The prediction has a mean pLDDT of 77.
This is a predicted structure of a 363-nucleotide RNA (Bacterial RNase P class A) from a soil metagenome.
Of the family's consensus pairs, 92% are formed in the model.
Its Rfam family is "Bacterial RNase P class A". From the family's description: Ribonuclease P (RNase P) is a ubiquitous endoribonuclease, found in archaea, bacteria and eukarya as well as chloroplasts and mitochondria.
RNAcentral holds the sequence, with entries from MGnify.
RNA sequence: GAGCCGGCCGGGUGGCCGCGGCCCGGCAUCGACCGGGUCGAGGAAGGUCGGGACUCCGCAGGGCAGGGUGCUGGCUAACGGCCAGUCGGGGUGACCCGAAGGAAAGUGCCACAGAAAGCAGACCGCCGAUGGCCGGGCAACCGGCACAGGUAAGGGUGAAACGGUGCGGCAAGAGCGCACCAGCGCCCGGGGUGACUCGGGCGGCUCGGCAAACCCCACCCGGAGCAAGGCCAAACAGAGGAACGGGUUGCCCGCCCGGUGCCGCCGCCAGGCGACACCAUCCUCAGGUAGGCCGCACAGAUGGAUGGCCACCCCGCCGCUCGCGAGGGCGACGGACAGAAUCCCGCCUACAGGCCGGCUCAC
Numbered sequence: 001g002a003g004c005c006g007g008c009c010g011g012g013u014g015g016c017c018g019c020g021g022c023c024c025g026g027c028a029u030c031g032a033c034c035g036g037g038u039c040g041a042g043g044a045a046g047g048u049c050g051g052g053a054c055u056c057c058g059c060a061g062g063g064c065a066g067g068g069u070g071c072u073g074g075c076u077a078a079c080g081g082c083c084a085g086u087c088g089g090g091g092u093g094a095c096c097c098g099a100a101g102g103a104a105a106g107u108g109c110c111a112c113a114g115a116a117a118g119c120a121g122a123c124c125g126c127c128g129a130u131g132g133c134c135g136g137g138c139a140a141c142c143g144g145c146a147c148a149g150g151u152a153a154g155g156g157u158g159a160a161a162c163g164g165u166g167c168g169g170c171a172a173g174a175g176c177g178c179a180c181c182a183g184c185g186c187c188c189g190g191g192g193u194g195a196c197u198c199g200g201g202c203g204g205c206u207c208g209g210c211a212a213a214c215c216c217c218a219c220c221c222g223g224a225g226c227a228a229g230g231c232c233a234a235a236c237a238g239a240g241g242a243a244c245g246g247g248u249u250g251c252c253c254g255c256c257c258g259g260u261g262c263c264g265c266c267g268c269c270a271g272g273c274g275a276c277a278c279c280a281u282c283c284u285c286a287g288g289u290a291g292g293c294c295g296c297a298c299a300g301a302u303g304g305a306u307g308g309c310c311a312c313c314c315c316g317c318c319g320c321u322c323g324c325g326a327g328g329g330c331g332a333c334g335g336a337c338a339g340a341a342u343c344c345c346g347c348c349u350a351c352a353g354g355c356c357g358g359c360u361c362a363c
Stems, first nucleotide, its partner, number of pairs: 001361009011313007019040008042337001046348002049346005054225004066221005071085005086100001087098004101216002106214002108210003123155002125151003130148002132145005163181006182206002184203008229294004238285005245257004258279004263274004314335003318331005
């Protein structure tokens, strides 16, 4: 100088004004009052992704369907979380990343290109031993053609073409044979709780990829969520009871008779007539709507308080300026992301600026 990893902070002090909960005190005025005290957001309170507590509903047992998780060992109430490790990939390195079971159960797919993409395949090339055709030869056979056919070594296509190199072999070739290397499977031994790893032997076994395709295997999963849920409980309607001036159908309206009050008119002061109003409601019960309380917290809820201004300081940046320089002075601007709503454990995402520790590489 460039990086890697882990942890932490995320403005401070004072004044003034203001907001919410609770407590105390005051009053001709009891209220949306006045005064005082005290408490009042975060590392993510966020996304609502995983898990749990709590609540209600459901539930014999087992299976199917559906969903989730997926290397190993621990931790945890639990998790898709955390810690340590294994394997694979990346980086010179510190270190980082990984949905990391099974493709030798079955089914399916493999774009474009290419002849062929999955019990492979013959476009070019090579060969043409064998068979065929032509020519030569008495014959054995020789030469030619490239028709049948053989061939995966070489070319070409592709992300991928059925191990690699060499020797042998062959008509040409090929694990066809052999040596070495690589992989796979099986066996034996050492290490590890385990994933796995180290070493040796045997087998030509060479078996393409995809399961964030169906599927198979192992393990896990009942549903809804604080608008859960519990308690109290108006009004109207409902049920029961006690009552209601009489009659007209049990009730209501209407009508008739009666009573009371008030007003008006008449009056021989005794009263009469007329209008209006009143003459019936109360108690109990069930359910639980409106509403309230609990659930609910050493902030708390209710459409939701936790803020604003000023001064000084701090940090960053810019301008001017002083100084040889380290640095100093003045001024302007900026100081994020965000904001509880039942609670807790995680994960993920956002974030101005800054601090601390460990480590790597280069000089």